[in-house]
RNA sequence: CCAGUGGGGCGGGCGGCCGCUGCCGGCUUCGGCCGGGAGAGGAAAGUCCGGACUCCGCCGGGCAGGGUGCCAGGUAACGCCUGGGCGGCGCAAGCCGACGGAAAGUGCAACAGAAACAUACCGCCCGCUUCGGCGGGUAAGGGUGAAAUGGUGCGGUAAAAGCGCACCGGCGUCCCGGCAACGGGGCGGACGGGCAAACCCCACCCGGAGCAAGGCCAAAUAGGGGAGGAGGGCGCCCGGCCCGUUACCACUCCCGGGUUGGCUGCUGGAGCGCCGUGGCGACGCGGCGCCUAGACAGAUGGCCGCCACUCCCUUCGGGGAGAACAGAAUCCGGCUUACAGCCCCGCUGGACCA
RNA sequence: GCGCUGAUAGCUCAAUUGGAUAGAGCAUCUGACUACGGAUCAGAAGGUUGGGGGUUCGAGUCCCUCUCGGCGCG
Numbered sequence: 001c002c003a004g005u006g007g008g009g010c011g012g013g014c015g016g017c018c019g020c021u022g023c024c025g026g027c028u029u030c031g032g033c034c035g036g037g038a039g040a041g042g043a044a045a046g047u048c049c050g051g052a053c054u055c056c057g058c059c060g061g062g063c064a065g066g067g068u069g070c071c072a073g074g075u076a077a078c079g080c081c082u083g084g085g086c087g088g089c090g091c092a093a094g095c096c097g098a099c100g101g102a103a104a105g106u107g108c109a110a111c112a113g114a115a116a117c118a119u120a121c122c123g124c125c126c127g128c129u130u131c132g133g134c135g136g137g138u139a140a141g142g143g144u145g146a147a148a149u150g151g152u153g154c155g156g157u158a159a160a161a162g163c164g165c166a167c168c169g170g171c172g173u174c175c176c177g178g179c180a181a182c183g184g185g186g187c188g189g190a191c192g193g194g195c196a197a198a199c200c201c202c203a204c205c206c207g208g209a210g211c212a213a214g215g216c217c218a219a220a221u222a223g224g225g226g227a228g229g230a231g232g233g234c235g236c237c238c239g240g241c242c243c244g245u246u247a248c249c250a251c252u253c254c255c256g257g258g259u260u261g262g263c264u265g266c267u268g269g270a271g272c273g274c275c276g277u278g279g280c281g282a283c284g285c286g287g288c289g290c291c292u293a294g295a296c297a298g299a300u301g302g303c304c305g306c307c308a309c310u311c312c313c314u315u316c317g318g319g320g321a322g323a324a325c326a327g328a329a330u331c332c333g334g335c336u337u338a339c340a341g342c343c344c345c346g347c348u349g350g351a352c353c354a
Numbered sequence: 355g356c357g358c359u360g361a362u363a364g365c366u367c368a369a370u371u372g373g374a375u376a377g378a379g380c381a382u383c384u385g386a387c388u389a390c391g392g393a394u395c396a397g398a399a400g401g402u403u404g405g406g407g408g409u410u411c412g413a414g415u416c417c418c419u420c421u422c423g424g425c426g427c428g
Base pairs, nucleotide, nucleotide: 001350002349003348004347005346006345007344008343009342010341012307013306014305015304016303017302018301020039021038023036024035025034026033027032041325045336046335048334049333050332051331052330053210054209055208056207059239060238061237062236063235065206066205067204068203069202070084071083072082073081074080085099086097087096088095089094100201101200105199106198107195108194121142122141123138124137125136126135127134128133150168151167152166153165154164155163169191171188172187173186174185175184176183177182214264215263216262217261224255225254226253227252228251231243232242233241271290272289273288274287275286276285277284278283309322310321311320312319313318355427356426357425358424359423360422361421364380365379366378367377373411382398383397384396385395386394404420405419406418407417408416
């Protein structure tokens, strides 16, 4: 320098003027006014997961339903993250993986093919033959298919075949290493395919609803009319508990009327930065410092100047144009998706120079 | 905020438990019939199954993700 690969960060800056929404202080004729200070994101997005919080009665057991799926750890929790194992891709750095179970059972595999899980079409070999074939053996070879009954070689045989042997793969078992996934080695028997993002089995996890949750105040009003109704209360069942069962009465549905305001929840938090410390790491622990939007039809904007960036033109003085994705709404941790352009660091392969 | 559902030819709809070439009606085009047109008859063309990725031998169908639309509840 070229090509690649992994990680981190930024997402214009400064100044002036005019606005918008909260907060603090002062003034007020209670309408506001003045001053100060604050005011979107890395994804605020999709709402795909997990939690906090609040209410429902989170009561116990079973079933159903849903989810996750190599191992270990991290965490409030997770389908996330970290480390490791195995498999695949790459020369490498590195990247990718829904990666439990197919000898529990059920099911599926179109077409082709003899046969898709118990079978032999051609062929090969033996016997018989009326020379057309028939019976038997076989799975080496051919053919079909996405997939064909462990693979290669030697022996063996009528021809063959794990029939025998060696090596490789796979299975079982024992020993060793490792917390484990798994890896290494010994021995054994003959080797009984695929799909579980088909049902299913196994292990583990999950009560439901959502800030329009929920609480308080004010306003309004007749707690109106009609129908069903003894049962009602998380998807189902059982047990237990609660409400109701002489009907104005629990509960369910329909019709009609009123209100259409305010406060709270609300933002200081699993928070951010720096340092130390334990750990390979995710992360934990300790110390110090900091305060960083809370609207409610929904603020966070516009204009001008200078500088910086990119592109175009240039008479090299300068001139013109552009600048992404998007935008809080109870709050956090993740994932996924969108994103003009720029900066920094590590590593790999190659070329050249010394 | 929560939940459900859909997207297939220009339009309206099919496609069985995943099986191959994705069908049907209308519309379009060509030809025949007619003096011409319509109707009718014969034939043809037309598809990224909303986009992308995965599982599988094989995907419209199963799974993940994105885009757009519709419905319901509070």

This is a predicted complex of two RNAs, RNase P RNA and transfer RNA, with 428 nucleotides together.
Rfam match: Bacterial RNase P class A. The family's RNA type in Rfam is ribozyme. About the family: Ribonuclease P (RNase P) is a ubiquitous endoribonuclease, found in archaea, bacteria and eukarya as well as chloroplasts and mitochondria.
The coordinates come from a structure-prediction model, not an experiment, and the mean pLDDT is 77.